[in-house]
Context: one part of a larger RNA
Order: sequence, then C1' cells, then structure tokens
RNA sequence: GGACGAACGCUGGCGGCAUGCCUAACACAUGCAAGUCGAACGGAUACCGAAAGGUAUUAGUGGCGAACGGGUGAGUAACACGUGAACAAUCUGCCUUCUGCUAUGGGAUAACACCUGGAAACGGGUGCUAAUACCGCAUAAGGCCACGGCACCGAGUGGUGCAGUGGUAAAAGAUUUAUCGCACAAAGAUGGGCUCGCGUCCCAUUAGCUGGUUGGUGAGGUAACGGCCCACCAAGGCAUCGAUGGGUAGCCGACCUGAGAGGGUGAUCGGCCACACUGGAACUGAGACACGGUCCAGACUCCUACGGGAGGCAGCAGUGGGGAAUAUUGGGCAAUGGGCGCAAGCCUGACCCAGCAACGCCGCGUGAGGGAAGAAUGUCUUCGGAUUGUAAACCUCUGUCCCUGGGGAAGAAAAAAAUGACGGUACCCAGGGAGGAAGCUCCGGCUAACUACGUGCCAGCAGCCGCGGUAAUACGUAGGGAGCGAGCGUUGUCC
Repeated sequence: GGACGAACGCUGGCGGCAUGCCUAACACAUGCAAGUCGAACGGAUACCGAAAGGUAUUAGUGGCGAACGGGUGAGUAACACGUGAACAAUCUGCCUUCUGCUAUGGGAUAACACCUGGAAACGGGUGCUAAUACCGCAUAAGGCCACGGCACCGAGUGGUGCAGUGGUAAAAGAUUUAUCGCACAAAGAUGGGCUCGCGUCCCAUUAGCUGGUUGGUGAGGUAACGGCCCACCAAGGCAUCGAUGGGUAGCCGACCUGAGAGGGUGAUCGGCCACACUGGAACUGAGACACGGUCCAGACUCCUACGGGAGGCAGCAGUGGGGAAUAUUGGGCAAUGGGCGCAAGCCUGACCCAGCAACGCCGCGUGAGGGAAGAAUGUCUUCGGAUUGUAAACCUCUGUCCCUGGGGAAGAAAAAAAUGACGGUACCCAGGGAGGAAGCUCCGGCUAACUACGUGCCAGCAGCCGCGGUAAUACGUAGGGAGCGAGCGUUGUCC
C1' cells in the first nucleotide's frame, strides 16, 4: 500500500447493487416450512330431487412425492475431496425410443356399526364391505437360471452371438371417449455404487505398528468386487520414500495479495462430502440406514388421574444465553423452479420482494456565476500591518436530491380474455424553494501541513526515533494550515 462476513470512537443527506451469529453442533415459547390425486376405491356428511340420481366436501384404503428443495460444518488427514482412469464386478423411479402382451379366478381388510379398556397418548373384541390393495392360475415373443454344443472375439478372471433341453416369473383399470394409465422385455438419457494412479497441514521432544491382522480354499452376503462376514489352512502385511501415535482441519472451483514464483483464506455463489438432541439399529422403497419417519438406550424439557405418555429450529422468522459483534415472530406464489393432478388447481419461509444496518462497493448532492469598502469578528503583531478572505454580506441564476400535484410502466406468456407481491414503485410532466444535507484525522522527523497561550519530567503524548524538569512547531486549548470526505480514524487478521 492492498484486502475484510469485521468491531470500536466521532460524525452522518440520497440512490443502486451486494452482504449480514466468524462466538455456545448452547437451550428453545409461538406460528409457518410437504403435500397432492374423487379421472384408483367403498363410505360418511351437506344441499338439490318424488325417485333414479346429481353437486360439493373429505376421515379411511390405495398411488406418487416426502431420499428433492432448505440448514449447518460437529466429525473426518480419509479414495473425504481434486484430477485422470477403470467396472469383462454394478443398480437406476419418473423421462425418451422401441417390441410383444393384458386370458381367468379367489379370499381378506380399514372405513362403518355394536361392545369395551385408558386421565391422556393410544387401543382391544365381534360383525359387514370396495379397489389400480392382496393372493392363485393360463400364456411367454423376448428375459432369467441350470446343462452341455457351435462360431467369433478378447483385455487376465473371460465376453458376444446362434440354435437346443429342462425349469421359472406377468398384468388394472379409470374416463367428460380427447386420453391417462398397467405388465414382461430391449436400448438411451439422467443419477448413483465400487476400484485404482497422482495430489492433499503440523509434531521424530511420536520408531516401531498389526490378530481378521496379510494371503489362500470353501461357504454366506450384496445391485456388485472384496476378510465384507464365517470355517479351515499358511505366516504373513506396513514402516525413516515416515508406518503407528498425537495435534489441527470439511475438500474444491475460487477469493485476497504479489511483476511473477509464491504466501494466506475456504463468508456470500457453484460442485462434492458429512451431520440432524447424543449413541445404536433396521424397516419401507428405484433410491435412506431417512433434519420436520420408526424402534432401542441416554441426557434434558413438558403433561399426568402416578398407572403412563409427549418433544427435538445446524428449515424461515423469533426468544433466552454466550459475545467486541451480526437483521423482520413482514408481503406474495405475480415470475423462476419443485411435488401431486388429464386438467382446473392445491401446496411450496425454495424463490421473488419489502423491512433493519454507512457492513461493503459504486454513483450523486450539500449549490453555480458575479462580488474589494479587501466590511465586521477572531487570531497574530516589530502596532506599520498580516491573516481569516471572494470567504461573507449583496446581485443574477439553477433545481440533482427534497416537497406538492398530475400521468404512469416493463417484468405477463404460443393466445382472445383473465392473471403483478414488489407498487401507484421506477420513470415522465408541472409547480415550490438555496431553502433541509459536513465531518473526521493530522500538522517534531519518517510524512503534506505553524504560531500564540496554558502546563512545568506534572498533566500527558507515542507506530519507531522519542517529546515534557519555565519561552514545548511533539502535552492541552485557540487561530491558521494539510489530507481524506458521508465518511474519517483506531484495533484485529492476511499478503
């Protein structure tokens, strides 16, 4: 000098765009943050109707979603991340393309009714009923498994294709008749899983570490390879090219600095990982060992009729606490995106906006031109004057910001209509009026800027050198000056 998610002191006019718990991964009152589908199903309720039936709503069964989106960085020195390979060892709902098919039966169960336990949370029994819920059975182009055959190929285990034999697994309907779905396959796309090369902080005042440990055979398990797990066998494996142990830490794109090499950082934004009160476990599912799911244990908080129950803000706001320190219990689904739905639409604290904060960057303003009697005041003075100073007054203007009034968007579409939270905002026009808008630090040298008074090694200053003990340009005040300017200084950290 530059930089900052900054803080503190003094000061503070406006706008745009960004940013805002770095500390206690401390504890949380309250509200909201994940639903949707009646075009899967039977009911129930309300209304209309004489009835048949229709319309609306939805507790339950069922489907899809809830594994995304959002938060945090505790843990992790690791194939976690980055980069490059590999899977002849792998999975992939929704989406796209394509192939063939959808034949035929059955038994339950919630809702509901009745009885009943409990303070509650929540149940229990009996009876009835539906489905795109569940279970049989037929068929099998093609698929999968087993067996052996032929051909081709390879990159080691081997892979691909062809035909054969035996075995095995399917389905669902709805409708406003436009469609939307369902099942078995093939391919793609997307997203994962696993493996490997290289890279990835400090300590040797950590030198030896290791028993599923290292390898083999077999069996199990997984979508899949593998000591992943198990039985048996062998005795190996790692390490001064730093094993093991300890400390610290999410990693990267990037950001800051620097001429570069490098050094430092890992806020916001994007990618990956990990976590969801603490520890453990599995279930469901295409996908989780699941933030707003389940079970167990623990700590804490709450309810209780003392028998037993309920909860998890590191989602958005907000509260207490900690701290030098960090915002509203706001508006809207109008846009973008997501879930469900044929759709209308519903949901969406994602998101878009508004609010607060000079926390940062950028822009603008606080007036412009003229104006010497060089007024007055202040300060200094050698008492002549000098300076404040064109500064003011005064004259002539302007209208950025501001105030009032009028008009008024784009963002909203393939389209006739409808649809804007922001917002009567931005912007435009007219009128008013210099009015409402300047401070902070410094002036001994480094380093731009000097005098007077007060003080008298006191009070104090100070980044370094150093000032102050009676004329202090270094302390305090005043005048003047220098620098930056809605900021200016100080502190902290990095280069």
A computed fold for a 495-nucleotide part of an RNA from an uncultured bacterium, annotated as small-subunit ribosomal RNA, 5' domain. The coordinates come from a structure-prediction model, not an experiment, and the mean pLDDT is 84.